[in-house]
RNA sequence: UCGCGUGCUCUGGGGUCGGUGAAAACCCGAGCCGGCGGUGAAAGUCCGCGACCCGUUCACUUCGGUGAACGGUUGACCAGGUGGAACUCCUGGACCGACGGUCAAAGUCCGGAUGGGAAGUGCACGCGG
Numbered sequence: 001u002c003g004c005g006u007g008c009u010c011u012g013g014g015g016u017c018g019g020u021g022a023a024a025a026c027c028c029g030a031g032c033c034g035g036c037g038g039u040g041a042a043a044g045u046c047c048g049c050g051a052c053c054c055g056u057u058c059a060c061u062u063c064g065g066u067g068a069a070c071g072g073u074u075g076a077c078c079a080g081g082u083g084g085a086a087c088u089c090c091u092g093g094a095c096c097g098a099c100g101g102u103c104a105a106a107g108u109c110c111g112g113a114u115g116g117g118a119a120g121u122g123c124a125c126g127c128g129g
Base pairs, nucleotide, nucleotide: 001129002128003127004126005125006124007123008122010120016030017029018028019027031108032107033097034096035049036048037047038046044095045094053072054071055070056069057068058067059066060065077093078092079091080090081089099111100110101109
């Protein structure tokens, strides 16, 4: 220094305000928030991944469900400037955000979730080159 194996650690944000109304933290107005890896220069909106969601198969089950593998779906950006190079920086304007619940329709409230041996991150040990 590289590869393999084992173990451990870390790993998601928005505490709202006002209006209308019988009732809204869900409507209207204004705010606030943005996982992981990559990308000649830094990304919620470029490329990819995970979780959530759906299906199939198998196993377990206290019959409530749980786990694994495979497959599927999964939102959103423009312009100007600088520069060798930027849909990533600066300026300006815009857009997006799963599922269930909630006396009224949810990115922000409650819940699955003290979950996800997740995507990944850091470290230690062992073996080998």
Molecule: FMN riboswitch aptamer (RFN element)
Organism: Nocardioides sp.